This is a predicted structure of a 1493-nucleotide RNA (small-subunit ribosomal RNA) from an uncultured Pseudomonadales bacterium. RNAcentral holds the sequence, with entries from ENA and SILVA. Rfam family: Bacterial small subunit ribosomal RNA. The coordinates come from a structure-prediction model, not an experiment, and the mean pLDDT is 85.
RNA sequence: GCCUAACACAUGCAAGUCGAGCGGUAACAGGUGUAGCAAUACAUGCUGACGAGCGGCGGACGGGUGAGUAACGCUUGGGAAUCUGCCUGUUAGUGGGGGACAACCCGGGGAAACUCGGGCUAAUACCGCAUACGCACUACGGUGGAAAGCCGGGGACCGCAAGGCCUGGCGCUAACAGAUGAGCCCAAGUCGGAUUAGCUAGUUGGUAGGGUAACGGCCUACCAAGGCGACGAUCCGUAACUGGUCUGAGAGGACGACCAGUCACACCGGAACUGAGACACGGUCCGGACUCCUACGGGAGGCAGCAGUGGGGAAUAUUGGACAAUGGGCGAAAGCCUGAUCCAGCGACGCCGCGUGGGUGAAGAAGGCCUGCGGGUUGUAAAGCCCUUUCGGUGGGGAAGAAAAGCCUCGAGCUAACACCUCGGGGUCUUGACGUAACCCAUAGAAGAAGCACCGGCUAACUCUGUGCCAGCAGCCGCGGUAAUACAGAGGGUGCGAGCGUUAAUCGGAAUUACUGGGCGUAAAGCGCGCGUAGGCGGCUUUGCAAGUCGGGUGUGAAAUCCCCAGGCUUAACCUGGGAACUGCAUUCGAGACUGCAUUGCUAGAGUAUGGGAGAGGGAAGUGGAAUUUCCGGUGUAGCGGUGAAAUGCGUAGAUAUCGGAAGGAACAUCAGUGGCGAAAGCGACUUCCUGGACCAAUACUGACGCUCAUGUGCGAAAGCGUGGGGAGCAAACAGGAUUAGAUACCCUGGUAGUCCACGCCAUAAACGAUGAGAACUGGAUGUCGGGAGGGUCUGCCUCUCGGUGUCGUAGCUAACGCGUUAAGUUCUCCGCCUGGGGAGUACGGCCGCAAGGUUGAAACUCAAAGGAAUUGACGGGGACCCGCACAAGCGGUGGAGCAUGUGGUUUAAUUCGAUGCAACGCGAAGAACCUUACCUGGUCUUGACAUCCCAGGAACCCUGCAGAGAUGUGGGGGUGCCUUCGGGAACCUGGAGACAGGUGCUGCAUGGCUGUCGUCAGCUCGUGUCGUGAGAUGUUGGGUUAAGUCCCGCAACGAGCGCAACCCUUGCCCUUAGUUGCCAGCAUUCAGUUGGGAACUCUAAGGGGACCGCCGGUGACAAACCGGAGGAAGGUGGGGAUGACGUCAAGUCAUCAUGGCCCUUAUGACCAGGGCUACACACGUGCUACAAUGGCCGGUACAAAGGGUUGCCAACCCGCGAGGGGGAGCCAAUCCCAAAAAGCCGGUCGUAGUCCGGAUCGCAGUCUGCAACUCGGCUGCGUGAAGUCGGAAUCGCUAGUAAUCGUGAAUCAGCGAUGUCACGGUGAAUACGUUCCCGGGUCUUGUACACACCGCCCGUCACACCAUGGGAGUUGAUUGCACCAGAAGUAGGUAGCCUAACCGCAAGGAGGGCGCUUACCACGGUGUGGUCAAUGACUGGGGUGAAGUCGUAACAAGGUAGCCGUACGGGAACGUGCGGCUGGAUCACCUCCUUU
Repeated sequence: GCCUAACACAUGCAAGUCGAGCGGUAACAGGUGUAGCAAUACAUGCUGACGAGCGGCGGACGGGUGAGUAACGCUUGGGAAUCUGCCUGUUAGUGGGGGACAACCCGGGGAAACUCGGGCUAAUACCGCAUACGCACUACGGUGGAAAGCCGGGGACCGCAAGGCCUGGCGCUAACAGAUGAGCCCAAGUCGGAUUAGCUAGUUGGUAGGGUAACGGCCUACCAAGGCGACGAUCCGUAACUGGUCUGAGAGGACGACCAGUCACACCGGAACUGAGACACGGUCCGGACUCCUACGGGAGGCAGCAGUGGGGAAUAUUGGACAAUGGGCGAAAGCCUGAUCCAGCGACGCCGCGUGGGUGAAGAAGGCCUGCGGGUUGUAAAGCCCUUUCGGUGGGGAAGAAAAGCCUCGAGCUAACACCUCGGGGUCUUGACGUAACCCAUAGAAGAAGCACCGGCUAACUCUGUGCCAGCAGCCGCGGUAAUACAGAGGGUGCGAGCGUUAAUCGGAAUUACUGGGCGUAAAGCGCGCGUAGGCGGCUUUGCAAGUCGGGUGUGAAAUCCCCAGGCUUAACCUGGGAACUGCAUUCGAGACUGCAUUGCUAGAGUAUGGGAGAGGGAAGUGGAAUUUCCGGUGUAGCGGUGAAAUGCGUAGAUAUCGGAAGGAACAUCAGUGGCGAAAGCGACUUCCUGGACCAAUACUGACGCUCAUGUGCGAAAGCGUGGGGAGCAAACAGGAUUAGAUACCCUGGUAGUCCACGCCAUAAACGAUGAGAACUGGAUGUCGGGAGGGUCUGCCUCUCGGUGUCGUAGCUAACGCGUUAAGUUCUCCGCCUGGGGAGUACGGCCGCAAGGUUGAAACUCAAAGGAAUUGACGGGGACCCGCACAAGCGGUGGAGCAUGUGGUUUAAUUCGAUGCAACGCGAAGAACCUUACCUGGUCUUGACAUCCCAGGAACCCUGCAGAGAUGUGGGGGUGCCUUCGGGAACCUGGAGACAGGUGCUGCAUGGCUGUCGUCAGCUCGUGUCGUGAGAUGUUGGGUUAAGUCCCGCAACGAGCGCAACCCUUGCCCUUAGUUGCCAGCAUUCAGUUGGGAACUCUAAGGGGACCGCCGGUGACAAACCGGAGGAAGGUGGGGAUGACGUCAAGUCAUCAUGGCCCUUAUGACCAGGGCUACACACGUGCUACAAUGGCCGGUACAAAGGGUUGCCAACCCGCGAGGGGGAGCCAAUCCCAAAAAGCCGGUCGUAGUCCGGAUCGCAGUCUGCAACUCGGCUGCGUGAAGUCGGAAUCGCUAGUAAUCGUGAAUCAGCGAUGUCACGGUGAAUACGUUCCCGGGUCUUGUACACACCGCCCGUCACACCAUGGGAGUUGAUUGCACCAGAAGUAGGUAGCCUAACCGCAAGGAGGGCGCUUACCACGGUGUGGUCAAUGACUGGGGUGAAGUCGUAACAAGGUAGCCGUACGGGAACGUGCGGCUGGAUCACCUCCUUU
């Protein structure tokens, strides 16, 4: 221990008792009597007792539940006009009579429940009479009213007896007092909603009467018009209240289970009766719903008592035992009754205690898991050995809860009494549901007893496997897309432990509703601004009061609970006793500072008077000039106008331009100023009139008259509305022209409302200083406006002061930005407002408005953010500065042609794979016919083509036959090696078994390494210090300068590192050294530097020198540096190269290599043949050759550099037209060879043509390499002779020995598709004004809603899906107001009818009573009409959410038309435009149409 259905209930029990009130005797037991031998039968209230009945007391307590109730219901504290059975105390009585009715008997009705009639009868039942201390009423004379007996005992006396009489107890009557209980009244407190603001007719009060136990509109009649309400009435919703419980540091917040106090209810509604007490849970009556019985005529019932059942629900127990104890009812008592209570049962639901063992035990067992393969961990854990025995089991013992009553006896009281009775003591006899209890002893044996959650962070605890954005997890952040500590399993670990987790709920943390204890410039938040009511707050001073305030006392604040102390259960939970506390309320006494109230003065706040000057302050009337436009007239001619450029438009019917005149409306240039005035909105020509406010100076007066301000009331830009005017210019809408993909826009031409006036509405703005009003205090500096005072060298000026208006700043404040005497500082007073974003300032309702709309103002749902300030980046169709073949200035190309080559695409059996903007595309590939080769087809192998280990055999190896496309298979022959400890071993080959090999298979988004790119750009960082709450900043910015973060100066910085530069290589000059294969000036010599010789020169290759802004002049800041000059081979890093910071691109590469994981294992491995990588409607990139005369061709002739060469380069010579062949000298190279350099120069020819240009394509014939040139090689000769006449849009390279042009070599390589790549030299220019623009980069600054960083972010319509919600013709239900009908039972009043024992009366009759009828009140019910709420509803409105839908691009940068606010109109949509406003707009030297994602 039913939180839900105050839903419905079968069955049993829960309130009876008294025979000592009464008549009695149905049942049980006993006795007696009669009959009978007996068994037995009959009789008998005689006894114990007792069904039913009369009567008394009790059924108003105890027990249950929380529906209703927002209320005198509850709580705290008071009060007066009351009642109170039983109980206690006191006083006085208890006399004498009468008539009935049940039971019972007889009869009738009914199925039953029950009922009707007649007859008998008792009482502590009922009724008179008598009496009345006190009582009630009173006209103060008086009047009225009571009772009941029963039981026990007894000496004398009386009586036939009963009994009288006496005595004790119980009872009864009247009254007083107490106690207890109950009723009533008052003050204060007691939930939410104002989208509930007015409510009220017995309502508020009075008088009189009635009624009640009692006061009272409680009720009635009459009179008056009151009463309540912003301090929240009324209405709606919700709810029993409290002591207390949970939480919290507290203040608070939430709750009201158990226990205790109060209230309300008892199937729903109404009503009374009885009674001390009820309008009564287990009583009555009536109405209603439901259930049951029935013979259909009628009846019965009420578990929200204890159990229990069904139902509802996530969910809550036994149809148990006992009256042994405590308590209650009745009784004299025994005793009876008691689902109160005490116990037991069920539930780990909570709290507490205990156990499931303890010690020892390393071979660190087995098994599991992990592993870096060594081991680690589970783990002293287990096993083993030694112990213990709680709880549980078995056996035995065993308190306390029990005190009484009864009986016997002793004493005291009462009394005439040694009876009786009462009280006290002693003795005796019994009384236990729990209970197989607590507790104790014995006994056997570790025996019977551990789970749950978690292990990514918060948060203690980690690995493996599986899975692969799946399955799943999740409190928040988030995890999962092939290496998941986050899912699932396992091992291990952590936490708690007979529990552990989850869910739901409350408080806390949350200072996140802030009283304690918050805020409002920009984060949410100051009303647009005044005036002012209620309210709140308020200067100095005297006195009084004592409401607030402070202190003491008293009463109360129930008990329990919490706290402290002590005690009792073995401990604890728990229980008992005591204390403290209950922070409160009431009352009383005191204090008198402060607040208040009253009072006395005062002048510092506030105001009035006097005198001044300033001002776009307001209202009205009038006047003025400039300009625009229109009209008239003159002059005049072809254009004007407009734009980025145009066009629409105007103009030969005379425009624009210009001159004169006229008309009309609107606005007032310059002055003009972070100047002035006003409360704000706002106010600007001049004059006049009316009028408000502020300021200054000096006195006088009033004497706190003040401040703020809910509700209220007034003013309130622009737009808009109504009526009537007016209308020049401008200008929403609209029309046209442009722009554009479109252009409902930006631009242009027109143009209507409107803009203006008068009157009346509207009431909103970024109505902003995004900063409410008032007061006081708190360093300064410097402008300016108005006034005053003083000084002075007196038109200038200086100082002081009051009031405004600005800038900068100290302290302080602030999240920062910033504010800073005009506060956002320090304080006080009052008002308004805020509480995450969206939904939404929306819906509904109310109020206002002519309308537009305004004001007040939610919820469902949804998200985990939205936002502020600042920081670092990135970006900008922002700014400044600077650089770069970036542009410009030049030269030459590409894009057009043919071919080569690479790519895409397509094709294919395969066209292997990779690279894909710059930074892929003559790239990997510095060489695809086979091989390469990774691809395809076919044929083969399975320890394998390759590596290690084991076993057996064999040297290895060489020659060779056959089959086959080959791989391969099968034969023949030769060969017999090396070391040795003689066992064998090393290398190699063949066969075999298994471990394993192998993979150019996947993942470059798991990786290492390497590389590209920004970029050879000048940057990227650190230490210490300083600044900042912090991110960060400073340094590194600034002024100069440089190629450079190069250097100098300055500076809260001082230093340092990686980069730059330098050091390295090469080239340019000189020197030294050295001269062979190189060189040759002079000397010899020769055909020839061939030889002798020389070492000067060139050259070679080693080492040095040289260049540093070093010198001079100028500029600059006395710097760094720059400019110019001299000298010098070279001049300002001399030229070139190597060298590539921190990082970016998940850049590229698993196919160079390495490597984790995954995958294949008679195949995704290996071998072989053939094919393919070379395809071909097409597209692109990179090149070559050209288009010709600066040229082609022919002939002659000159000059390099750097390389390579023995499987090689190959000379001379011979052959061939040639490719080439033969030949063989030389050379392992400064010696020989490749090797001819070509452009150039000289001469000739061609004569502008598709050519004597150009060479593609094709045919034939050869040659070389190679096993092999078909697919698919190069070269040569002859022939053929295509396109192409300088290339659209666009685009590339280059700044000097460069571009352009000319040839040469090398790597790879058998050969070659090389026109490629990398090197080499020859000839050898043009141009750069300059930095506006394009591109890229650097620095500083600015804006930002970007941070995946503009290839960003992001808005709205439309389409689809889902969700909640508003409107909605209505429909249904609940609840309620008003009006009316109706009227059961009951009570009260009336009363024609009927009935009637007690009393009165001789009687008739009367008094009184009852039934019936009727009136009033009234429940249920009904009718009509309103309000409110809920559910539902065709259709409809917007909103929210959703992975990739559609249309545009509105916003964020100057977002490409700055944005936003209010308003109006328009438009697919974001939006556009007009008017007014704001900065929360960038850039400011000018111009610049569009440009999306």